[in-house]
Model confidence (mean pLDDT): 84 of 100. A computed fold for a 1512-nucleotide RNA from a metagenome, annotated as small-subunit ribosomal RNA. RNAcentral holds the sequence, with entries from SILVA.

RNA sequence: AGGGUUUGAUCCUGGCUCAGAACGAACGCUGGCGGCGUGCUUAAUACAUGCAAGUCGAACGAGAAAGCACCUUCUGGUGUGAGUAAAGUGGCGCACGGGUGAGUAACACGUGGGUAAUCUACCUUAGAGAGUGGGAUAACAUUCCGAAAGGAGUGCUAAUACCGCAUAAGAUCACAGUCACAUAGGUGACAGGGAUAAAAGGUGGCCUCUAUUUAUAAGCUAUCGCUUUAAGAUGAGCCUGCGCUCCAUUAGCUAGUUGGUAGGGUAAAAGCCUACCAAGGCAAAGAUGGAUAGCUGGUCUGAGAGGAUGGUCAGCCACACUGGAACUGAGACACGGUCCAGACUCCUACGGGAGGCAGCAGUAGGGAAUAUUGCACAAUGGGGGGAACCCUGAUGCAGCGACGCCGCGUGAGCGAUGAAGGCUUUCGGGUCGUAAAGCUCUGUUAGGUGGGAAGAAUUUAUCAAGAGCUAACAUCUCUUGGUAGUGACGGUACCACCAGAGGAAGCGCCGGCUAACUCCGUGCCAGCAGCCGCGGUAAGACGGAGGGCGCAAGCGUUGUUCGGAAUCACUGGGCGUAAAGCGCGAGCAGGCGGUUUGUUAAGUCAGAUGUGAAAUCCCAAGGCUCAACCUUGGAACUGCGUUUGAAACUGGCAAGCUAGAGUACAGUAGGGGAAGGUGGAAUUCCUAGUGUAGAAGUAAAAUUCGCAGAUAUUAGGAGGAACACCGGUGGCGAAAGCGACCUUCUGGGCUGUUACUGACGCUCAUUCGCGAAAGCGUGGGGAGCAAACAGGAUUAGAUACCCUGGUAGUCCACGCCGUAAACGAUCGGUACUUGGUGUUGUGGGUUUUAAUACCUGCAGUGCCGAAGCUAACGCAUUAAGUACCGCGCCUGGGGAGUACGGUCGCAAGAUUAAAACUCAAAGGAAUUGACGGGGGCCCGCACAAGCGGUGGAGUAUGUGGUUUAAUUCGAGGUACGCGAAGAACCUUACCUGGCCUUGACAUCCCUGGAUCGCCAUAGAGAUAUGGUUUUGACUUCGGUCACUGGGAGACAGGUGCUGCAUGGCUGUCGUCAGCUCGUGUCGUGAGAUGUAUGGUUAAGUCCUACAACGAGCGCAACCCUUGUCCUUAGUUGCCAUCAUUAAGUUGGGAACUCUAAGGAGACUGCCGGUGUUAAGCUGGAGGAAGGUGGGGAUGACGUCAAGUCCUCAUGGCCUUUAUGGCCAGGGCUACACACGUACUACAAUGGAUGCUACAAAGGGCUGCGAACCUGCGAAGGGAAGCUAAUCCCAAAAAAGCAUCCUCAGUUCAGAUAGGAGUCUGCAAUUCGACUCCUUGAAGUUGGAAUCGCUAGUAAUCGCGGAUCAGAACGCCGCGGUGAAUACGUUCCCGGGCCUUGUACACACCGCCCGUCACGCCACGAAAGCGGAUUCAUCCAGAAGUCGCUGUACCAACCGUAAGGGGGAAGGCGCCCAAGGAAGAAUUUGUGAUUGGGGCGAAGUCGUAACAAGGUA
Repeated sequence: AGGGUUUGAUCCUGGCUCAGAACGAACGCUGGCGGCGUGCUUAAUACAUGCAAGUCGAACGAGAAAGCACCUUCUGGUGUGAGUAAAGUGGCGCACGGGUGAGUAACACGUGGGUAAUCUACCUUAGAGAGUGGGAUAACAUUCCGAAAGGAGUGCUAAUACCGCAUAAGAUCACAGUCACAUAGGUGACAGGGAUAAAAGGUGGCCUCUAUUUAUAAGCUAUCGCUUUAAGAUGAGCCUGCGCUCCAUUAGCUAGUUGGUAGGGUAAAAGCCUACCAAGGCAAAGAUGGAUAGCUGGUCUGAGAGGAUGGUCAGCCACACUGGAACUGAGACACGGUCCAGACUCCUACGGGAGGCAGCAGUAGGGAAUAUUGCACAAUGGGGGGAACCCUGAUGCAGCGACGCCGCGUGAGCGAUGAAGGCUUUCGGGUCGUAAAGCUCUGUUAGGUGGGAAGAAUUUAUCAAGAGCUAACAUCUCUUGGUAGUGACGGUACCACCAGAGGAAGCGCCGGCUAACUCCGUGCCAGCAGCCGCGGUAAGACGGAGGGCGCAAGCGUUGUUCGGAAUCACUGGGCGUAAAGCGCGAGCAGGCGGUUUGUUAAGUCAGAUGUGAAAUCCCAAGGCUCAACCUUGGAACUGCGUUUGAAACUGGCAAGCUAGAGUACAGUAGGGGAAGGUGGAAUUCCUAGUGUAGAAGUAAAAUUCGCAGAUAUUAGGAGGAACACCGGUGGCGAAAGCGACCUUCUGGGCUGUUACUGACGCUCAUUCGCGAAAGCGUGGGGAGCAAACAGGAUUAGAUACCCUGGUAGUCCACGCCGUAAACGAUCGGUACUUGGUGUUGUGGGUUUUAAUACCUGCAGUGCCGAAGCUAACGCAUUAAGUACCGCGCCUGGGGAGUACGGUCGCAAGAUUAAAACUCAAAGGAAUUGACGGGGGCCCGCACAAGCGGUGGAGUAUGUGGUUUAAUUCGAGGUACGCGAAGAACCUUACCUGGCCUUGACAUCCCUGGAUCGCCAUAGAGAUAUGGUUUUGACUUCGGUCACUGGGAGACAGGUGCUGCAUGGCUGUCGUCAGCUCGUGUCGUGAGAUGUAUGGUUAAGUCCUACAACGAGCGCAACCCUUGUCCUUAGUUGCCAUCAUUAAGUUGGGAACUCUAAGGAGACUGCCGGUGUUAAGCUGGAGGAAGGUGGGGAUGACGUCAAGUCCUCAUGGCCUUUAUGGCCAGGGCUACACACGUACUACAAUGGAUGCUACAAAGGGCUGCGAACCUGCGAAGGGAAGCUAAUCCCAAAAAAGCAUCCUCAGUUCAGAUAGGAGUCUGCAAUUCGACUCCUUGAAGUUGGAAUCGCUAGUAAUCGCGGAUCAGAACGCCGCGGUGAAUACGUUCCCGGGCCUUGUACACACCGCCCGUCACGCCACGAAAGCGGAUUCAUCCAGAAGUCGCUGUACCAACCGUAAGGGGGAAGGCGCCCAAGGAAGAAUUUGUGAUUGGGGCGAAGUCGUAACAAGGUA
């Protein structure tokens, strides 16, 4: 510090996600030791049991028992135990300490102040005092009630318990005075008189005084207590500034409410309470209501600012089963107190009672989850006590838990046959790996033995010394020193020794992010996954293994927080198109604000000072062996208060200024607005005339109108709406919007010049107003147009597009609605920042007689462009540039601008505006392709023009389908007379049956033998058995090699699977003209340029131009063939001349043809025209051939996961007495049907018969086979010749000549069928070809549709060859005869280039929308049903304070007494908790049914959008 993920790729926007740190954690696997911390986050749920607050005999009275000892009359007694235990009165404590976080959004907390409005037990200091009396009461005893808890009566007694009186200050109260301080009332000091109010003793010691006088106390003294006052300290109460969560889908709240007066009340101010009076108080800077929550120091994270959090520790608050209440007290409305009500639990004799772990342990329950019913008061601290001491689940320790942090260990060195073994392998090796073994060491830790701390010093007792008090050397108090004694932890920490490598390593991960790779298994299964995504037979992603990487007594996972996230942006973001500028204006509050001077000091800045608890963080030092941890000191705590100063800036106050703003004046343009009036053109309708059969409408039609007279035309009339031309990126207005003309009223702008006012300004939440169209209400109006609707068309359908009609509406008046792609998708204002060129309004200047032209200013309105900005597109003085001010808005997509609630509306609806759930994207701009029922240019037998076919028939052949035991397999645009250049057996891969298992074939090993051949038997054969014949080559004579029988195992074999694992080969686009690279340049980039322009070509062919310059693969050429000529050579070929023959047969010839070698020739080379000077085009000459002469071979980068594992090769998988091998038979040849490709025809341009010509190219020895003979013929016999320019196949056919047939199912056509044959072959039945005789089907030129061909081509005619024993109508070649047409590029198909749009990129066979059907999920509505909370009303009214009353009640004081005073029971009243009634609001759960939404590999219907998406 960033990374992954949207795309074919790119840049941006934007979300999701990861790497880090942390935790009171939990879960999984694993687990050696120690130290320090830490441990119910859930049910403030319920609790068994034990303990957690007592103590004081030096306040008081009373006072056991057991035991022991003695005595004894055997009943007991005495002493001791013991003034002990237990209980009571009284004092102090129990308000601390400990727990929890339910409630609380509050002066609860934090921070800073105030208290002149207050209190404070114990403690400290100082002053004063403590006199004198009195009556009770518990305990106890006794009687009684009750199950118990407990209670009642009678009687006795004490106090530091209670009460009276005295004393009384500087205390308190009222009164009045002076001074000081302060101020809202007040406070303090000084002096004055008046009124009011106190007390308690205990213990030790002593004898100076006094009294008895041994010693004691009434005395003295010490000490602990007591009363009062003042002050301190500590603690507490109250008030207050500021800070402190979310919701406005909570906007109004409030009657003790706000204030005053009087009274009450409190320690104390106050509506704290009461009566009366007034009507206030709070709130958009968020009252009230709702939700949530203890607050803070701090903690976690972060660079910081922030964000999250508040467990342990510390401060504060609140609570103690739930609710209410007071009592006592210095302090409580009291966790281990009281009373009442309620719920729950327990006891009960049913009458009544008892209880409160959110103290420490512990239990149940809940939960993912959180410990021992431990030890000790030794230390620290607390309560009581004079003290000893007692109490203390505070605390100190121990136990449990890897829960966290920190430390240590599980060994160290040497050790290569790189052991064995595992894994892997290209079989060579590699790796685990110096790792192990082995050798040499060490001794932490655990274990054993022994030793063994610090934490302890006080109090106290005692000794000594000193000081104080005193009459005193008692006593007591204080100080110092010594002695005695005290440890839960714990025989712990620590130390020494013993033995011995011995007891001690796991967890996660290894596709990218992210460090780490292979094998096997699995086969979209099982599974993984934080995101992207893996898995469908070669998975580095699943599971296992080996290896590796990371951390380590832990490691991972899950959850949560911060970070990364500048992804709520103060630091530090945005709003033209990505989410985002309100439709527009006016304008209050608010925010911001020109210039000068003076003043002030609120903001601001500086200094000083108080506070900011401690702990924590940071720094330094120190203590535990280190560290964690702990201690000490410092710094810091960014805050708040007080005070002193400064005065630039902001603010306040005062006085000015004129540049902002405004007013006046003079001009000026304008569809600015409102009202009233006027006008012509056109449509429609009505009337009348003329006139006749159509009109209208469309792509074409029809519905419609018209003989009852339309359309057309003429004249007249009616009515409504809109205003042609001018008209213009021209004008006006805030926007919406505004267009004939005239009049009236009226708003704003601009220009010019002077004068005036003197900051009067800008923006604007809430608010108010305006606001297209459609729509709504009432009343008019209604020509045209026209939702709905009707009809006609179109269509598969057509609730549409098109047509004919047509109602609301459109128009007017008034009133609503309040929304639009209300757009410049661009808020308003001000200022600044190079230019060019139009245009509108209006000034100035120059020029002109004038028109005009030019220069220049202000205000608008356009275009192009610099800098700059922008993701890019683009914007650019009319900013999207540079700045400031104000407002609005945004924060991933969907759900959703939806639900609920509120507001507005007559309604339609508008506005405000979520969540659950779901996805990993959604999106912007630009790029390259592809595509378009987009555009432009161009080409091709692409169309057109022609010729001939296919599609109809029969047959052949291939395919589909069906059938079958099998009909082997592949191929589907680019398959289908294709693989197959040839299935009767073989082929053959298929089926049935019979057989073989190291095998038909290869290599290696052992063993026998040469092998082969022939015969017989069984069998369908494979095969098996027997017989017979025969004896290889080489040799160093050992044997070796080849062949063969048998045997064992490695292995062979597979036309089995995967062409989607592959090589090779091939098809197709396409013989189309394209496809790329280097360097440079442009762009953030993908990419572009080059290869975009203009010509030209068959061509990216060439030229020209150009930020490109060059180059490569393609094109062309080079190659073959054919067309002309030349040279050379003449046999088997040829024959002009000379002979010769039946015949180039022979002699001869080398001219010609031909053969086959080498050359020549054609290049737009020449001429005219044209063209940009060019490339080229066009015409011509010459030439055998002319612009590529014809034909062939030749196929760029790539596309289709195209085809082929059955040509071959090959990875992997599968099979191994079978999916291999052998054999026989069958099948591949089936047959309701469909398709492709051919052949033959349908006839007279023909058929038949006869006669007669002219080729080329091939093939031939298991061959071609002549002549001749036989047969009607296929063929047979026969054998010459030929290894071929020699012989043979071999007859070319169409054509030509002649005759017959005369338009018919025929003298056409030949299928089918019967019979008889030939040939090949082991074999012709399934299943061959051919011949002869007979038979004589369909078919009379072929629907929609569709194919080939541009010249020696189509068409037509025959010939040959490969394969092959035989079996072509197929295929591959050859020649003969030999046409027609092309205006042209509108259209169909395919292709190329450029451009445009795109939501496509698997690329239009694309993408994608909605209903319906099915499943799942969350949500809304809903008759209702249930819960919670709150509100106001009424009833009720426990306990209790307060008030009133108070009798047949009562110790203290007064009074001889009566009685008084005072108290208390009881009664009444106010207030009030629970409870009850009826109602309302909010919220939540549930609900038949219902609504839309989301999600879900292959459902239905259509095709709305993306291209002009086929109606933009």